[in-house]
Context: one part of a larger RNA
RNA sequence: GGACGAGCGCUGGCGGCGUGCCUAACACAUGCAAGUCGAACGGAAUCCAUGGAGUGCUUGCACUCUUGAAGAUUUAGUGGCGAACGGGUGAGUAACACGUGAGAAACCUGCCCCAGACUCUGGGAUAACCUCGGGAAACCGAAGCUAAUACCGGAUAUUCUCCUUUGGUCGCAUGGCCAGUUGAGGAAAGUUUUUCGGUCUGGGAGGGUCUCGCGGCCUAUCAGCUAGUUGGUGAGGUAACGGCUCACCAAGGCUACGACGGGUAGCUGGUUUGAGAGAACGAUCAGCCACACUGGAACUGAGACACGGUCCAGACUCCUACGGGAGGCAGCAGUGGGGAAUCUUGCGCAAUGGGCGAAAGCCUGACGCAGCAACGCCGCGUGCGGGAUGAAGGCCUUCGGGUUGUAAACCGCUUUCAGCAGGGACGAAAAUGACGGUACCUGCAGAAGAAGCCCCGGCUAACUACGUGCCAGCAGCCGCGGUAAUACGUAGGGGGCAAGCGUUGUCC
Repeated sequence: GGACGAGCGCUGGCGGCGUGCCUAACACAUGCAAGUCGAACGGAAUCCAUGGAGUGCUUGCACUCUUGAAGAUUUAGUGGCGAACGGGUGAGUAACACGUGAGAAACCUGCCCCAGACUCUGGGAUAACCUCGGGAAACCGAAGCUAAUACCGGAUAUUCUCCUUUGGUCGCAUGGCCAGUUGAGGAAAGUUUUUCGGUCUGGGAGGGUCUCGCGGCCUAUCAGCUAGUUGGUGAGGUAACGGCUCACCAAGGCUACGACGGGUAGCUGGUUUGAGAGAACGAUCAGCCACACUGGAACUGAGACACGGUCCAGACUCCUACGGGAGGCAGCAGUGGGGAAUCUUGCGCAAUGGGCGAAAGCCUGACGCAGCAACGCCGCGUGCGGGAUGAAGGCCUUCGGGUUGUAAACCGCUUUCAGCAGGGACGAAAAUGACGGUACCUGCAGAAGAAGCCCCGGCUAACUACGUGCCAGCAGCCGCGGUAAUACGUAGGGGGCAAGCGUUGUCC
C1' cells in the first nucleotide's frame, strides 16, 4: 500500500447492486416449510331433475313431507406417484473424502425417448362402514359387510433367466459377442371417449455404484505397526468385484521415498495479495462429500440405512387420571443464551424451477420480491457566477498592521437529489404482476432539506497563542512534558480524506 462476511469511536443526504451468527453441531415458545390424483376404488355427506302424498287455494302457482335411478359438489379411507429432489449446516473425516486422468469383459437405473411383441382367464381377502369393548389420552382389540390400476392362481412367450450342448468370430487374462439346440421357470389393469394407461424384451439419454494412477497440512520430543492382519481354496452375501463375511490352509502385508501414533482440517472451481514465483484463505455463487438431539439398526422402495419416516438405547423437555404417552429449527421467520458482532415471527406463487394431475388446478419460507443494517463496492448531491471601503466578529501583533477572506453580507442564475402534483411501464405467450402507482416521463416551488472525521516534532502534507509545569497527559518508532512545549489541553489558523473519517484485529 492492498484486502475483509469485520468490530469499536465520532459523524451521517440519496440511489443502484451485492452481503449479513465467523462464537454455543447450545436449548428452543409459535406459525409456516410436501403434497397431489374422484379420469384407479367402494362408501359417506350436501344439493338437485323426476315421481308420490298433503296444505293453502286465485286452478296453476306457492309451501311442507317423502322418493331420489341418473347428475353435480365435497371428501375420511383403500390404491398410485412424490416424499431419496429442493432447502440447511461443516460436527466428523488426512480418507479413493476431494481434484484430475483412466478402467468396469465385475454393475444398477423409477419417471423420459426410440423399436418390437402382448394386454387372455379365474379366485380369495381387507380398510372405510356397521355393532360391541378397553383407555385420562395417545390409541387399541373383537365380530360382521364391501371395492379396485390393492393381493394371489392358471394360460400364452417375439424375446428374457438358468441348465444340456453345437458352430462361428473377437479380445490384454478371467473371458465377450453372434447363430442354433435340450429341459425348467417367468407377464399384464383398467379408466375414459380427445385419450391416458398396464406387461415383457432390446437400445438411448440422464443419474448412480465400484476399482486404480497421480496430486494437495503439521509433527520423529510418535520408529516400528498389523491375527481378518497378507495371500490361497471353498461357501455365503451383494446390483456387482472384493476378507465384504465365514470355514480351512499358508505366513504373510506396511515402513526412514516416514508406516503406526498425535495434532489440525470438509475438498475443489476459486478468493486476497504479489511484476512474477509464491504465500494465505476456502464467506457469498457453483460442483462433490459428510451430517440431521447422541449412539445403533434395519424396513419400504428404482433410489435411503432416510432433516420435517420406523424401531431400540441414552440425555433433555413437555402432558398424565401415575397405568402410560409426546417431541427433535444444522428448513424460513422468530426467542433465550454465548459473544466485540450478524436482519422481518413481511408479500406473492406474477416469473423461473419442482411434485401430483388428462386437464382445470392444488402444493411449493425453492424461488421472485419487499423490510432492517454506511457492512462493502459504485454513482450523485450538499450549489454556480459576480461581489473590497478587504465590513463586523474571532485570532495573532513589533500596535503600524496581518490573517480568517471573495469567505460572508449583497446582486444575478440554476434546480441534480430529496419534496409536492399528474401520467405510468417492460418483465406475460390468450388470461394472469407479489414487486408497485415502483422504475421512468412531465410539471411546480425554493438555495431551499443535506459535512464530517483525523492530523499539523521527524518519519509525513500542515504553526502560532494561551493554560499546565517530569504534573495532567501524549506515543506506531524515535521520543515529548521539570516556567517561554510548533509533541500535553484549548483556541485561531493550516493539511489530508470525504458520507464518511479514524482506530483495532487478520492475511499478502

Model confidence (mean pLDDT): 85 of 100. A computed fold for a 508-nucleotide part of an RNA from a metagenome, annotated as small-subunit ribosomal RNA, 5' domain. Its Rfam family is "Bacterial small subunit ribosomal RNA".